The part of an RNA shown here (large-subunit ribosomal RNA, domain VI) has 296 nucleotides and comes from a Pseudomonadota bacterium. Rfam family: Bacterial large subunit ribosomal RNA. Rfam links the family to the GO terms structural constituent of ribosome and ribosome. Model confidence (mean pLDDT): 87 of 100. The full RNA is in RNAcentral, with records from ENA.
[in-house]
Context: one part of a larger RNA
Formats: sequence, structure tokens, C1' cells
RNA sequence: CGUAGGAAUCUUGAAGGGGAGCUGCCCUUAGUACGAGAGGAUCAGGGUGGACGAACCUCUAGUGUUCCGGCUGUGCCGCCAGGUGCAGUGCCGGGUAGCUAUGUUCGGAUGGGAUAAUCGCUGAAAGCAUCUAAGCGAGAAGCCCACCCCAAGAUUAGGAUUCCCGGGUUUAUGCUUGCUCUGCCUCGGCAGAGUGAGCUUUGCCCCUGAAGGCUCCCGGUAGACUACCGGGUAUAUAGGCGGUAGGUGUAAGUCUGGUAACAGAUUGAGCUUAACCGUCCUAAUCAGCCGUGCGG
Repeated sequence: CGUAGGAAUCUUGAAGGGGAGCUGCCCUUAGUACGAGAGGAUCAGGGUGGACGAACCUCUAGUGUUCCGGCUGUGCCGCCAGGUGCAGUGCCGGGUAGCUAUGUUCGGAUGGGAUAAUCGCUGAAAGCAUCUAAGCGAGAAGCCCACCCCAAGAUUAGGAUUCCCGGGUUUAUGCUUGCUCUGCCUCGGCAGAGUGAGCUUUGCCCCUGAAGGCUCCCGGUAGACUACCGGGUAUAUAGGCGGUAGGUGUAAGUCUGGUAACAGAUUGAGCUUAACCGUCCUAAUCAGCCGUGCGG
């Protein structure tokens, strides 16, 4: 920009495109058919693996320099105690969320259609024969569907639902029509004039700026940016705070025991990031812009 008004949401998809497509072993049938024996099935059914792929984080495992604890040297907080800086996160033991595989779950299926080689039916040319010349079947991990994903710029631009949107004016444009008068005639029609009404096109004026969207801001299930998604006070979007889960592993202080190192009690204590629930304390304030007025 288009999809003949604008907008929001949900969709169709044999329009089109992409993905997937693998396979071993064991058991039953059955020690059956077959075979002198040795041996040993087709068909059909069931089970369990490998490799590959997708999603996910309950379990297992890893990471987790934003969490907890332990340890060393040294500097500092006047000293003790308790802390803190630096030493690759100083080193070590664990670990939430997230991200992961080695972990978990799932996938290849099934069915249909048309075929290849091939196997057939009927059947002439050519009284026979012949799957082929007319005609009709069967038949592959392959082809087209079926399965999963994208998809209406599929310009053949699809479908559904819902939402939104004005008045005045003109001896201007065109059309329709009511009434009155005049003329003509085939006597209920035609033409002209005047005067109203409606619609339409154009110009002008005033009003309006919808539905919805964007900017901006708080953010993340999203992300290089953009986009996408959630929220913006009629508010739980983020931070803070409260609680819970999870992690670490019994804080500091005090008391008791011991000469002391240390141990015990208070105490599953204290601390606690990304998780969950709640709570308007803080910040999403205010505002601006786009989009028009019934649509070839």
C1' cells in the first nucleotide's frame, strides 16, 4: 500500500509450503507345516530395546560469581567478642528459580486412493493361443491423502461474531413525486409554467474526532533492536512489606560445665536470590497524537 467504510476478537485451509517416515531381538501360533533326520517356517498376534526427534523439569544429575555454612593469611572497625575489605567467587561443603541431559514423557502408527516391477480375468487382430489391442482386477519401506507445524499478499486477498460514525445552506447538478393553472387531443393522457416534498452530486459554513489504536510509563511467559505478551489507580504490572514453600544447618547475646581448647541450654535457631499466596506503602500521574461523520 492492497484486501471498495472504519475497528476488535475468533477462525477455515484437497490454496500452498515445511516436518516426520528408521530398525533389532524375544515370546505365542509351533517344535506345528515341511523334512528320513539334522533342522525348521510363511501368515497372524503380543512384548521389549537401539539410534533419531520433540516437549518438559516431578524424579536423578549438572550449573547456580544474586542464598546459607565452614576454613586460611592479611588490613581495618580502639581492644575482646562480633564483623567487614582483599587474596581467581580467596579456598572448601551444600543449594532455590531459571537454563540443561545423563533425567522424564511422547513420536514413527493405522487406514484409504492411484501405481512400479510383477501376477491375473475376459479377449480379438491371427476360427488356436495370448495379461492388451477395446475392457476389468491384484500389487511396494516408494507417490497422493491421512499425522504434526506454518499459512487469506490464497491480488481467487475467504468466513463468523460484535462494536462505531452530523447538522445547516444553495433560484448550483440530476432524478422521482404531490397540488394549482394554461394548451393539445384519441378524454385520460401529454407538454409547459408556478409552488411544495424526497433523494442525489457539487461548493461553502459550523459542529464533531466515534469504535479503536499509538505515543508515554510499570513489567516479562518475549526479546540484539524492533516485534510479541501482561498491566497502567475502576490498579496486584514491578518494587517494598507480610506469610508460606524451598535452601542452609542450631545465629548473636546470655546462662551452665570445663584451667583451657571447647561442650551444652535457650534453638531445627538465625539468615535466606530469581518461587507461590496476599497487601495499594512506592512507581505505572497528568496528558498528547492518529483515526471521522453511513461508505464504488